[in-house]
Context: one part of a larger RNA
Molecule: large-subunit ribosomal RNA, domain IV
Organism: Candidatus Aminicenantes bacterium
């Protein structure tokens, strides 16, 4: 030079996307301890206080309990172990004297929670879960082994079981739509295969007929082949949305404006309720206001004009819990104003 560490005058995040990294705080005891809540918790909240050594002192006590008295539930207490709290006195900057050993708080987001995960760029708000619903399945069970067989898992299980789907703790809730598309039911009518039938017709010819060219033709073989019967399905009739999914538009209208609780009219299967909203979702957009800052695209609270939130692809809150993510803040530092000096280690040049 590089690189691992210490230390720093005053300042004290002015650095930076960002407090990254670094410093701070830290052990024991002892005071004290908020919103807010599932009453468990939060909480080691937060915030103070104190810690050596000596004397008093073989301190007060505590625990064990030898030996002895002896009507024992009982007295004695030797030894051993442990042990505060006071007074008084020393020394040093400094008594957890070193090491080792939490920085704290406030607010929102998301996900309950402990746990999984991309072995070698992602741990998370993803994935699981307790819990909730639908739905299959009567046991030789659904379903699984890829398909056949067999043997097996389900399951030495039995619907308070097992499978499959979705959602995911608790609270308060879960609107309308069955018109399409899937499931379930359901038979009346239509259509509908094979397969049943076999009307009809062709093809050979024994054998009549001839104008000798041919023309009829039975049985029997064969080649076909209407009607009629004739299942599931489909069309058809219900049911079902914690199945897949869907949840409107133009116009007017109130005695300042302004808006529209009121009306009219299309159109739909039905037009989106509850909460919730510039949001992990808002294009316009750094939306309006307010808070905090001296100054704030970010962040907290409202508004609602929801491009393009919305109710088990759940909705909205919630204690507690996260190496999560986002904004403030106190502390506290070489992150930084602005470097500076030591220590190691390695590289180079040079002597």
């Nucleotide at each position: 030079a590089u690189u691992u560490c210490c230390u720093u005058a005053a300042g004290g995040a002015a650095c930076u996307c960002g407090g990254c990294a670094a410093a701070u705080u830290a052990a024991c005891u002892c005071c004290g301890u908020a919103a807010c809540u599932u009453c468990g918790g939060a909480a080691g909240a937060a915030g103070g206080a104190g810690u050596g050594c000596c004397u008093c002192a073989u301190u007060a006590g505590a625990g064990u309990g030898a030996u002895g008295u002896u009507u024992a539930u009982a007295c004695u207490g030797a030894g051993c172990u442990c042990g505060a709290a006071g007074a008084g006195g020393c020394c040093g900057c400094a008594g957890u004297g070193a090491a080792a050993u939490g920085g704290c708080c406030c607010a929102a987001a998301c996900g309950a929670c402990u746990g999984u995960u991309u072995a070698u760029c992602a741990a998370a708000a993803a994935c699981a879960c307790a819990g909730g619903u639908c739905u299959c399945u009567g046991c030789u069970a659904a379903g699984a082994c890829a398909a056949a067989a067999a043997a097996u898992c389900g399951a030495u299980g039995u619907a308070u079981a097992g499978g499959g789907a979705c959602u995911g703790a608790c609270g308060c809730c879960u609107g309308c739509c069955c018109g399409g598309u899937g499931c379930u039911g359901g038979a009346a009518g239509g259509u509908u295969a094979a397969a049943g039938g076999g009307a009809g017709g062709g093809g050979u010819u024994a054998u009549c007929c001839u104008u000798c060219g041919g023309g009829a033709g039975a049985a029997g073989c064969u080649c076909u082949g209407a009607a009629c019967u004739g299942a599931a399905g489909c069309c058809c009739c219900a049911g079902u949305a914690a199945a897949c999914g869907g949840c409107g538009g133009c116009c007017g209208u109130a005695a300042c404006u302004a808006u529209a609780a009121c009306g009219g009219u299309c159109c739909u299967a039905a037009g989106g309720u509850a909460g919730c909203g510039a949001a992990a979702u808002u294009c316009c957009u750094u939306g309006u206001c307010g808070g905090g800052u001296a100054a704030g695209u970010u962040c907290c609270g409202a508004c609602c004009c929801g491009c393009a939130c919305g109710a088990a692809a759940g909705g909205c809150g919630u204690a507690a819990c996260g190496a999560u993510u986002u904004g403030g803040g106190c502390a506290c530092u070489g992150u930084c104003u602005u470097a500076a000096g030591g220590a190691g280690a390695u590289g180079c040049a040079c002597g």